[in-house]
Context: one part of a larger RNA
RNA sequence: CUGGGCUUAAAGCGCACGUAGGCGGCAUUGUAAGUGUCGGGUGAAAUCCCACGGCUCACCCGUGGAACUGCCCGGCAGACUGCAGUGCUAGAGUAUGGUAGGGGAGAGCGGAACUCAUGGUGGAGCGGUGAAAUGCGUAGAUAUCAGGAGGAACACCGGUGGCGAAAGCGGCUCACUGGUUCGGUUCUGACGCUGAGGUGCGAAAGCUAGGGUAGCGAACGGGAUUAGAUACCCCGGUAGUCCUAGCCGUAAACGAUGGGCACUAGGUAGGGGCCUCCUGUGUGAUCUCUGCCGAAGCUAAUGUGAUAAGUGCCCCGCCUGGGGAGUAUGCUCGCAAGGCUGAAACUC
Repeated sequence: CUGGGCUUAAAGCGCACGUAGGCGGCAUUGUAAGUGUCGGGUGAAAUCCCACGGCUCACCCGUGGAACUGCCCGGCAGACUGCAGUGCUAGAGUAUGGUAGGGGAGAGCGGAACUCAUGGUGGAGCGGUGAAAUGCGUAGAUAUCAGGAGGAACACCGGUGGCGAAAGCGGCUCACUGGUUCGGUUCUGACGCUGAGGUGCGAAAGCUAGGGUAGCGAACGGGAUUAGAUACCCCGGUAGUCCUAGCCGUAAACGAUGGGCACUAGGUAGGGGCCUCCUGUGUGAUCUCUGCCGAAGCUAAUGUGAUAAGUGCCCCGCCUGGGGAGUAUGCUCGCAAGGCUGAAACUC
RNA backbone atom coordinates (compact mmCIF):
# COMPACT_ATOMS: atom_id res chain seq x y z
C1' C A 1 0.00 0.00 0.00
C1' U A 2 -3.97 -3.54 -0.69
C1' G A 3 -7.35 -5.71 2.60
C1' G A 4 -10.39 -6.32 7.46
C1' G A 5 -12.74 -3.94 11.43
C1' C A 6 -14.66 -0.37 15.93
C1' U A 7 -22.56 -2.08 21.25
C1' U A 8 -20.31 -6.33 24.54
C1' A A 9 -13.88 -9.49 21.67
C1' A A 10 -8.45 -4.31 20.30
C1' A A 11 -10.97 0.04 18.41
C1' G A 12 -16.09 6.32 18.09
C1' C A 13 -12.24 12.03 20.13
C1' G A 14 -16.67 13.91 26.46
C1' C A 15 -19.38 17.62 23.32
C1' A A 16 -19.70 21.51 19.87
C1' C A 17 -18.11 25.62 16.45
C1' G A 18 -15.04 26.04 12.54
C1' U A 19 -9.78 26.79 9.00
C1' A A 20 -7.32 24.00 5.20
C1' G A 21 -8.73 19.72 2.67
C1' G A 22 -12.23 15.85 0.86
C1' C A 23 -17.18 15.26 -1.10
C1' G A 24 -21.49 17.78 -3.21
C1' G A 25 -28.79 19.27 -6.26
C1' C A 26 -31.60 20.17 -11.32
C1' A A 27 -31.23 22.33 -16.53
C1' U A 28 -28.23 24.38 -20.34
C1' U A 29 -23.93 26.66 -23.27
C1' G A 30 -18.75 26.81 -23.90
C1' U A 31 -13.88 24.67 -22.93
C1' A A 32 -11.14 20.13 -23.30
C1' A A 33 -7.47 19.68 -17.73
C1' G A 34 -9.04 14.59 -16.09
C1' U A 35 -11.32 10.53 -19.27
C1' G A 36 -11.90 7.47 -23.91
C1' U A 37 -10.16 6.23 -28.86
C1' C A 38 -6.79 6.45 -33.16
C1' G A 39 -1.90 7.58 -35.06
C1' G A 40 3.33 8.89 -34.37
C1' G A 41 7.90 9.12 -31.29
C1' U A 42 10.39 7.10 -27.31
C1' G A 43 10.63 3.19 -23.68
C1' A A 44 19.61 1.36 -24.45
C1' A A 45 21.72 -3.46 -23.85
C1' A A 46 21.30 -7.40 -20.53
C1' U A 47 17.32 -9.87 -17.48
C1' C A 48 11.97 -12.28 -17.52
C1' C A 49 8.58 -14.89 -21.43
C1' C A 50 8.05 -17.57 -26.47
C1' A A 51 10.26 -20.04 -30.87
C1' C A 52 14.48 -21.98 -33.27
C1' G A 53 19.63 -23.10 -33.01
C1' G A 54 25.17 -24.30 -30.78
C1' C A 55 28.16 -27.10 -26.99
C1' U A 56 26.54 -35.56 -26.81
C1' C A 57 22.01 -33.42 -22.65
C1' A A 58 21.56 -29.72 -19.03
C1' C A 59 23.66 -25.38 -16.80
C1' C A 60 25.36 -21.84 -20.24
C1' C A 61 25.39 -19.31 -24.93
C1' G A 62 23.57 -17.38 -29.92
C1' U A 63 19.57 -15.54 -33.33
C1' G A 64 14.65 -13.78 -33.89
C1' G A 65 10.06 -12.38 -31.68
C1' A A 66 7.04 -10.70 -27.84
C1' A A 67 7.09 -7.64 -23.80
C1' C A 68 8.89 -3.23 -21.39
C1' U A 69 1.77 -2.39 -18.38
C1' G A 70 5.50 4.11 -18.75
C1' C A 71 6.29 9.04 -20.76
C1' C A 72 5.80 12.74 -24.74
C1' C A 73 3.38 14.82 -29.30
C1' G A 74 -0.80 15.21 -32.69
C1' G A 75 -6.01 14.22 -34.45
C1' C A 76 -10.98 13.01 -32.97
C1' A A 77 -15.15 12.29 -29.20
C1' G A 78 -17.80 15.26 -25.42
C1' A A 79 -21.17 10.83 -21.70
C1' C A 80 -19.08 11.50 -16.75
C1' U A 81 -15.56 14.64 -13.34
C1' G A 82 -13.19 19.51 -13.49
C1' C A 83 -13.08 24.80 -15.10
C1' A A 84 -15.92 29.28 -17.01
C1' G A 85 -20.92 31.41 -18.05
C1' U A 86 -26.37 31.57 -17.73
C1' G A 87 -30.85 29.92 -15.47
C1' C A 88 -33.93 26.98 -11.69
C1' U A 89 -35.99 25.51 -6.65
C1' A A 90 -36.89 19.89 -4.40
C1' G A 91 -31.13 20.87 -0.39
C1' A A 92 -29.82 24.98 2.95
C1' G A 93 -31.15 29.54 4.91
C1' U A 94 -34.37 34.08 5.62
C1' A A 95 -38.97 36.73 6.74
C1' U A 96 -43.95 36.36 9.08
C1' G A 97 -47.79 34.38 12.70
C1' G A 98 -48.32 30.83 16.48
C1' U A 99 -46.49 26.99 20.11
C1' A A 100 -44.41 23.71 24.43
C1' G A 101 -40.36 23.53 27.75
C1' G A 102 -36.39 22.03 35.26
C1' G A 103 -32.42 25.49 28.15
C1' G A 104 -28.90 29.70 30.04
C1' A A 105 -27.40 33.97 33.19
C1' G A 106 -29.15 38.02 37.01
C1' A A 107 -32.22 40.02 40.96
C1' G A 108 -35.98 39.41 44.55
C1' C A 109 -39.39 36.47 47.47
C1' G A 110 -41.50 31.79 50.14
C1' G A 111 -42.66 27.58 53.31
C1' A A 112 -41.25 22.80 55.62
C1' A A 113 -37.13 20.66 58.02
C1' C A 114 -32.47 21.27 60.72
C1' U A 115 -28.87 23.50 64.08
C1' C A 116 -27.73 27.42 67.41
C1' A A 117 -28.91 31.30 71.02
C1' U A 118 -32.90 33.57 74.49
C1' G A 119 -37.22 32.96 77.57
C1' G A 120 -41.49 29.80 79.70
C1' U A 121 -43.32 24.74 81.47
C1' G A 122 -41.01 20.49 83.57
C1' G A 123 -37.58 17.50 86.78
C1' A A 124 -33.99 12.65 85.44
C1' G A 125 -32.67 10.89 82.32
C1' C A 126 -31.53 11.49 76.93
C1' G A 127 -29.04 9.47 72.91
C1' G A 128 -27.22 5.30 70.44
C1' U A 129 -26.80 -0.24 69.14
C1' G A 130 -27.17 -6.75 67.27
C1' A A 131 -25.97 -5.71 72.40
C1' A A 132 -23.19 -1.80 74.48
C1' A A 133 -19.97 2.08 75.50
C1' U A 134 -17.68 6.73 74.35
C1' G A 135 -21.04 11.32 74.24
C1' C A 136 -24.94 14.94 76.31
C1' G A 137 -27.60 16.04 81.21
C1' U A 138 -29.36 18.84 88.33
C1' A A 139 -24.35 24.72 85.90
C1' G A 140 -31.58 21.70 84.48
C1' A A 141 -30.51 18.08 79.13
C1' U A 142 -34.17 15.01 76.22
C1' A A 143 -39.53 16.45 75.62
C1' U A 144 -42.81 20.77 74.83
C1' C A 145 -44.31 26.13 73.79
C1' A A 146 -43.09 31.23 72.17
C1' G A 147 -40.72 34.66 69.49
C1' G A 148 -35.32 35.16 67.05
C1' A A 149 -30.76 34.12 63.96
C1' G A 150 -28.31 31.33 60.15
C1' G A 151 -26.88 28.32 56.08
C1' A A 152 -28.03 24.72 52.55
C1' A A 153 -31.60 22.01 49.71
C1' C A 154 -36.37 22.73 47.25
C1' A A 155 -41.13 17.17 49.75
C1' C A 156 -45.95 16.30 47.20
C1' C A 157 -46.82 17.53 41.64
C1' G A 158 -42.81 14.01 39.25
C1' G A 159 -43.93 10.60 34.94
C1' U A 160 -39.24 4.62 30.23
C1' G A 161 -42.66 13.15 31.12
C1' G A 162 -39.89 17.98 29.25
C1' C A 163 -35.42 21.02 27.68
C1' G A 164 -30.19 21.24 26.23
C1' A A 165 -24.54 19.84 21.60
C1' A A 166 -22.62 17.33 25.64
C1' A A 167 -21.48 18.17 30.71
C1' G A 168 -26.23 18.99 32.72
C1' C A 169 -31.09 21.48 34.26
C1' G A 170 -36.54 20.93 39.27
C1' G A 171 -39.99 25.98 45.08
C1' C A 172 -42.26 30.94 43.20
C1' U A 173 -42.02 35.85 40.65
C1' C A 174 -39.79 39.66 37.57
C1' A A 175 -36.84 41.64 33.59
C1' C A 176 -32.60 39.82 29.89
C1' U A 177 -31.36 35.81 26.47
C1' G A 178 -30.20 30.89 23.16
C1' G A 179 -32.35 26.90 20.57
C1' U A 180 -36.54 23.65 18.87
C1' U A 181 -41.16 22.86 16.47
C1' C A 182 -45.82 23.90 13.49
C1' G A 183 -48.93 26.70 9.73
C1' G A 184 -49.87 28.97 5.10
C1' U A 185 -46.45 31.48 2.62
C1' U A 186 -42.36 35.78 1.41
C1' C A 187 -37.43 36.32 -0.13
C1' U A 188 -32.13 34.47 -1.34
C1' G A 189 -30.71 30.94 -5.14
C1' A A 190 -26.53 25.41 -3.77
C1' C A 191 -25.15 29.85 0.03
C1' G A 192 -24.51 22.50 1.46
C1' C A 193 -22.19 17.97 4.43
C1' U A 194 -17.90 16.65 7.06
C1' G A 195 -13.89 18.57 9.33
C1' A A 196 -6.62 17.33 10.03
C1' G A 197 -4.68 21.46 12.87
C1' G A 198 -7.27 25.36 15.86
C1' U A 199 -10.92 27.56 19.28
C1' G A 200 -14.77 27.25 22.94
C1' C A 201 -17.84 24.51 26.53
C1' G A 202 -16.93 20.56 29.81
C1' A A 203 -19.78 16.21 36.30
C1' A A 204 -17.19 15.21 40.69
C1' A A 205 -12.74 15.68 43.16
C1' G A 206 -8.56 18.98 43.46
C1' C A 207 -5.75 24.03 43.39
C1' U A 208 -5.20 29.91 44.23
C1' A A 209 -7.37 34.43 46.62
C1' G A 210 -11.41 36.45 49.39
C1' G A 211 -16.02 35.41 51.87
C1' G A 212 -19.49 31.88 54.14
C1' U A 213 -20.27 27.40 57.15
C1' A A 214 -26.85 24.96 59.31
C1' G A 215 -26.61 19.84 57.95
C1' C A 216 -23.38 16.23 56.05
C1' G A 217 -18.51 14.87 56.31
C1' A A 218 -12.37 12.44 53.63
C1' A A 219 -8.28 13.13 57.31
C1' C A 220 -8.11 12.81 62.55
C1' G A 221 -9.69 11.60 67.98
C1' G A 222 -12.62 8.45 70.97
C1' G A 223 -16.18 4.01 71.93
C1' A A 224 -17.30 -0.86 70.24
C1' U A 225 -16.48 -5.44 67.23
C1' U A 226 -12.33 -8.68 66.43
C1' A A 227 -7.05 -13.20 66.96
C1' G A 228 -5.89 -8.26 65.00
C1' A A 229 -9.65 -4.12 62.88
C1' U A 230 -5.14 1.49 60.41
C1' A A 231 -12.54 -1.13 58.35
C1' C A 232 -17.81 -2.17 58.34
C1' C A 233 -21.44 -0.03 63.56
C1' C A 234 -21.58 4.31 67.29
C1' C A 235 -20.08 9.52 69.50
C1' G A 236 -17.41 13.74 67.85
C1' G A 237 -14.96 16.33 63.85
C1' U A 238 -11.05 19.61 60.05
C1' A A 239 -10.63 20.33 54.88
C1' G A 240 -14.53 20.08 51.57
C1' U A 241 -19.56 20.55 50.17
C1' C A 242 -22.05 26.87 49.36
C1' C A 243 -20.83 32.13 47.02
C1' U A 244 -17.37 35.49 43.97
C1' A A 245 -13.02 35.66 40.59
C1' G A 246 -9.48 32.48 38.27
C1' C A 247 -7.13 27.53 37.30
C1' C A 248 -7.54 22.23 36.34
C1' G A 249 -9.64 19.40 31.60
C1' U A 250 -10.43 14.33 33.58
C1' A A 251 -14.97 10.08 34.41
C1' A A 252 -18.32 3.24 33.37
C1' A A 253 -17.88 11.98 30.19
C1' C A 254 -22.22 5.16 28.37
C1' G A 255 -26.78 4.18 24.05
C1' A A 256 -19.72 1.34 26.25
C1' U A 257 -23.11 2.64 19.35
C1' G A 258 -18.96 9.75 15.46
C1' G A 259 -21.67 13.30 12.09
C1' G A 260 -24.86 14.08 7.59
C1' C A 261 -28.31 12.44 3.62
C1' A A 262 -31.54 8.82 1.19
C1' C A 263 -34.27 4.25 1.05
C1' U A 264 -36.47 -0.39 3.48
C1' A A 265 -43.27 -4.81 6.77
C1' G A 266 -46.17 -3.89 10.82
C1' G A 267 -48.37 -3.21 16.05
C1' U A 268 -48.73 -0.23 20.45
C1' A A 269 -47.92 3.92 24.17
C1' G A 270 -46.54 8.98 25.52
C1' G A 271 -44.96 14.68 24.85
C1' G A 272 -45.61 19.04 21.30
C1' G A 273 -47.92 21.44 17.00
C1' C A 274 -51.76 21.69 12.99
C1' C A 275 -56.65 20.60 10.54
C1' U A 276 -61.70 18.48 10.85
C1' C A 277 -66.24 17.12 13.42
C1' C A 278 -67.19 19.68 18.10
C1' U A 279 -66.22 20.38 23.24
C1' G A 280 -66.20 15.13 26.74
C1' U A 281 -62.71 14.19 24.22
C1' G A 282 -62.30 11.22 20.43
C1' U A 283 -61.55 10.33 15.07
C1' G A 284 -58.58 11.17 10.69
C1' A A 285 -54.45 12.94 7.45
C1' U A 286 -49.69 15.01 8.33
C1' C A 287 -44.96 16.98 10.85
C1' U A 288 -41.57 16.62 15.05
C1' C A 289 -39.68 14.36 19.58
C1' U A 290 -39.60 10.15 23.30
C1' G A 291 -40.50 4.60 24.70
C1' C A 292 -41.94 -0.68 24.15
C1' C A 293 -42.82 -5.26 20.99
C1' G A 294 -41.55 -7.20 16.63
C1' A A 295 -41.26 -8.99 9.82
C1' A A 296 -37.33 -9.10 6.51
C1' G A 297 -32.34 -8.20 6.80
C1' C A 298 -27.93 -8.07 9.76
C1' U A 299 -25.05 -10.41 13.89
C1' A A 300 -20.21 -15.18 16.66
C1' A A 301 -24.16 -14.96 19.83
C1' U A 302 -26.53 -11.68 23.09
C1' G A 303 -29.38 -8.84 20.41
C1' U A 304 -30.57 -4.85 16.82
C1' G A 305 -34.66 -3.90 13.89
C1' A A 306 -37.40 3.67 10.29
C1' U A 307 -34.12 6.63 17.13
C1' A A 308 -30.59 0.10 12.76
C1' A A 309 -26.19 -2.84 14.78
C1' G A 310 -30.58 -3.22 7.65
C1' U A 311 -29.35 -1.23 2.36
C1' G A 312 -26.17 2.63 0.05
C1' C A 313 -23.16 7.34 -0.51
C1' C A 314 -19.77 11.39 1.73
C1' C A 315 -16.29 13.09 5.53
C1' C A 316 -13.62 12.60 10.22
C1' G A 317 -11.59 9.73 14.51
C1' C A 318 -9.67 5.10 16.10
C1' C A 319 -7.78 -0.56 16.21
C1' U A 320 -3.73 -4.47 14.76
C1' G A 321 -1.92 -10.64 20.50
C1' G A 322 -1.40 -10.57 26.44
C1' G A 323 2.00 -8.44 30.00
C1' G A 324 5.79 -4.66 30.37
C1' A A 325 2.45 0.38 30.17
C1' G A 326 -0.91 4.61 29.53
C1' U A 327 5.04 3.26 32.25
C1' A A 328 10.14 5.55 30.59
C1' U A 329 11.98 9.45 27.63
C1' G A 330 11.46 14.01 24.75
C1' C A 331 8.10 18.06 23.47
C1' U A 332 4.13 20.78 25.40
C1' C A 333 0.21 22.65 28.96
C1' G A 334 -0.47 23.40 34.48
C1' C A 335 0.70 27.10 40.74
C1' A A 336 0.65 22.06 42.01
C1' A A 337 -1.86 17.58 41.66
C1' G A 338 -1.19 16.08 37.11
C1' G A 339 -3.00 16.26 31.74
C1' C A 340 -1.95 15.53 26.30
C1' U A 341 1.29 13.05 22.98
C1' G A 342 3.67 8.21 23.88
C1' A A 343 7.93 3.84 23.09
C1' A A 344 11.55 -0.16 23.76
C1' A A 345 14.30 -4.05 26.05
C1' C A 346 12.47 -8.31 28.21
C1' U A 347 8.68 -12.06 28.73
C1' C A 348 4.35 -15.53 27.61

About this RNA: The part of an RNA shown here (small-subunit ribosomal RNA, central domain) has 348 nucleotides and comes from an uncultured prokaryote. The full RNA is in RNAcentral, with records from ENA. The prediction has a mean pLDDT of 87.